A computed fold for a 126-nucleotide RNA, annotated as FMN riboswitch aptamer (RFN element). It matches the Rfam family "FMN riboswitch aptamer (RFN element)". Rfam describes the family as follows. The RFN element is a highly conserved domain that is found frequently in the 5'-untranslated regions of prokaryotic mRNAs that encode for flavin mononucleotide (FMN) biosynthesis and transport proteins. The coordinates come from a structure-prediction model, not an experiment, and the mean pLDDT is 78.
């Protein structure tokens, strides 16, 4: 160094400024702002895959574990380059569930949770 196991730590409350209507809205309207993890010939919310959320189901009853499934976005045009749907310029688009005096990516809640994974320690095998 490689592979298998065990353990520890870490791992999205990131984001409506300012204004309009109204009895009431950070939920509507103008406008503003945010972007989990791995991969990639080069840095990705939009490529490929994964997780979270949600649904079904089995075991079980501690509401926990296993299995299966669903799940968004035309990223467009131009530029640089050996190489970029990842960078630069202009423009476009997307965002779980429940709650709420009025409809939420941004408020509140499950969540001091879980997890894709990242780093480290340690033991075994070839």
């Nucleotide at each position: 160094g490689u592979u298998c196991g065990u353990c520890u730590u870490c791992a999205g409350g990131g984001g409506c400024a300012g204004g309009g209507u109204g009895a009431a809205a950070u939920u509507c309207c103008c406008g503003a702002c945010c972007g989990g993890c791995g991969g990639u010939a080069a840095c990705a919310g939009u490529c490929c895959g994964c997780g979270a959320c949600c649904c079904g189901u089995g075991c079980u009853u501690g509401u926990g574990c296993g299995c299966g499934g669903u799940u968004g976005a035309g990223u467009a045009a131009g530029g640089u380059g050996u190489g970029a749907u990842u960078c630069c310029u202009u423009g476009a688009c997307c965002g779980a569930u429940a709650g709420u005096u009025a409809a939420a990516g941004u408020c509140u809640a499950g969540a001091u949770a879980a997890a894709a994974g990242a780093a480290g320690a340690u033991g075994g095998g070839g």